RNA sequence: CCCCGGGCUCCGUGCAACGGGCCGCCGCGAACCCCGCCAGGUCCGGAAGGAAGCAACGGUAGUGGCUCAGCCCGUGUGCCGCGGAUACCCCGGGACC
Numbered sequence: 001c002c003c004c005g006g007g008c009u010c011c012g013u014g015c016a017a018c019g020g021g022c023c024g025c026c027g028c029g030a031a032c033c034c035c036g037c038c039a040g041g042u043c044c045g046g047a048a049g050g051a052a053g054c055a056a057c058g059g060u061a062g063u064g065g066c067u068c069a070g071c072c073c074g075u076g077u078g079c080c081g082c083g084g085a086u087a088c089c090c091c092g093g094g095a096c097c
Base pairs, nucleotide, nucleotide: 001094002093003092005090006089007088009085010084011083012082013081014080015078016077017075018074019073020072021071022070024066025065026064027063028062034059035058036057042051043050044049
């Protein structure tokens, strides 16, 4: 000085962990200004019928909790895998002085 391998450091990528969100389940759940269905009652009608519509019921918005699995986002949490970079350090080999 050159080469192989490794260390430190860095880049890309994958995986895991953690945090958050979504999905899912349970509870509560906008008396009226959400939806549906509307007992009773009310209104129109001579009648047949019709209209609006409170409560209840069902659901939705919302909200609290739970959470394996699944999806998304993020992080110097890994030093885990793969590929790459190279100033420095180390082992080995070769050449030269």
The RNA shown here (Bacterial small signal recognition particle RNA) has 97 nucleotides and comes from a Solibacteraceae bacterium.
Lineage of the source: Bacteria > Pseudomonadati > Acidobacteriota > Bryobacterales > Solibacteraceae.
It matches the Rfam family "Bacterial small signal recognition particle RNA". From the family's description: The signal recognition particle (SRP) is a universally conserved ribonucleoprotein involved in the co-translational targeting of proteins to membranes. Rfam classes the family as a non-coding RNA gene.
It was read from a public genome assembly, where an Rfam model found it.